[in-house]
C1' cells in the first nucleotide's frame, strides 16, 4: 500500500433487522453486621448547569442517510492482526 477486527463511564466489558446509551464485572464513595476488622448485605456511582425539580450534552473525530445513529454509508485519526 491492500485485507480483517477493534476505539462506549474510572477499568474490563454489553447493547445492533435503526427506538429509554450504559447491561453485567471490578474499582470508588456512604450505610448494617462487628469490640474492632476482614468476609458478607444494602444504597450511590458519565460530564455541565441548577439550591432543587429538572434541563443540556455525551458511544474516537467530522460529515452524511433517516422522524430517529452506538448501530447503516463516506472521510480521517489511533490500536491489533495478515498479506506484499
Nucleotide at each position: 500500500g491492500c485485507c480483517g477486527g477493534g476505539g462506549u463511564g474510572g477499568u474490563g466489558u454489553a447493547a445492533c433487522a435503526g427506538g429509554c446509551a450504559g447491561c453485567c464485572a471490578c474499582g470508588a464513595g456512604g450505610g448494617a453486621c462487628u469490640u474492632a476488622a476482614a468476609a458478607u448485605c444494602c444504597c450511590u456511582u458519565g460530564c455541565u448547569c441548577g439550591a432543587a425539580a429538572g434541563a443540556g450534552c455525551g458511544u474516537g473525530c467530522g460529515a452524511g442517510u433517516u422522524c430517529g445513529a452506538u448501530u447503516c454509508u463516506c472521510g480521517c485519526c489511533c490500536c491489533c492482526g495478515g498479506c506484499a
Background: A computed fold for an 84-nucleotide RNA from a Candidatus Sungiibacteriota bacterium, annotated as transfer RNA. It was read from a public genome assembly. The prediction has a mean pLDDT of 81. NCBI's taxonomy places the organism under Bacteria, Bacteria candidate phyla, Candidatus Sungiibacteriota. Rfam family: tRNA. About the family: Transfer RNA (tRNA) molecules are approximately 80 nucleotides in length. Rfam links the family to the GO term triplet codon-amino acid adaptor activity.